[in-house]
């Protein structure tokens, strides 16, 4: 240099062939319970779907570009 993979909540990950409100678990916060804590139960909040652009009635999903990380490979010496 070229090719491929990954990027979604604080963390780890789902998301079928493009379809209407983007979810789960854990963590956080509040409450219940408890002498207190832990555990357990209930509830709440939390998202530029890496960024930008495009296609479409509609994009996490398709296309282009770019950023970050990883893997493979080629060349030079």
């Nucleotide at each position: 240099g070229c090719g491929c993979c990954u990027g979604u909540a604080g963390u780890u990950c789902a998301g079928c062939u493009g379809g209407a409100u983007a979810g789960a678990a854990c963590a956080a916060c509040a409450g219940a319970u408890u002498c207190c804590g832990g555990a357990u139960c209930u509830g709440u909040a939390g998202g530029u779907c890496g960024g930008g652009g495009g296609u479409u009635c509609g994009a996490a999903u398709c296309c282009c570009u770019u950023c970050a990380g990883g893997c493979g490979u080629a060349c030079c010496a």
Transfer RNA from a bacterium, 77 nucleotides, folded computationally. The sequence was found in a public genome assembly. It matches the Rfam family "tRNA". Rfam classes the family as a transfer RNA.